Record summary:
Predicted 3D model of a 75-nucleotide RNA (transfer RNA) from an uncultured Bacteroidia bacterium. Rfam family: tRNA. About the family: Transfer RNA (tRNA) molecules are approximately 80 nucleotides in length. Rfam links the family to the GO term triplet codon-amino acid adaptor activity. The family's RNA type in Rfam is transfer RNA. Model confidence (mean pLDDT): 83 of 100.
RNA sequence: AGGGGUAUAGUACAAUGGCUAGUAUAGAGGUCUCCAAAACCUUUGAUCUGGGUUCGAAUCCUAGUACCCCUGCCA
Numbered sequence: 001a002g003g004g005g006u007a008u009a010g011u012a013c014a015a016u017g018g019c020u021a022g023u024a025u026a027g028a029g030g031u032c033u034c035c036a037a038a039a040c041c042u043u044u045g046a047u048c049u050g051g052g053u054u055c056g057a058a059u060c061c062u063a064g065u066a067c068c069c070c071u072g073c074c075a
Base pairs, nucleotide, nucleotide: 001071002070003069004068005067006066007065010025011024012023013022018055026044027043028042029041030040031039048064049063050062051061052060
């Protein structure tokens, strides 16, 4: 330099273009316990950024950013 892929709670992942973006774990509070652990209940928290298409975008298109993989160039 060229090509491909990924980007969603702190973390790991879901979500047919259409109901309030869910699950696990983590955090906070509570029940239980002599205390704790475990278990159970409640609760907090997210769509990488800009633009476009559409009645409607996490999802489609486009530009950028970050990361990963492959190929190549220079040293």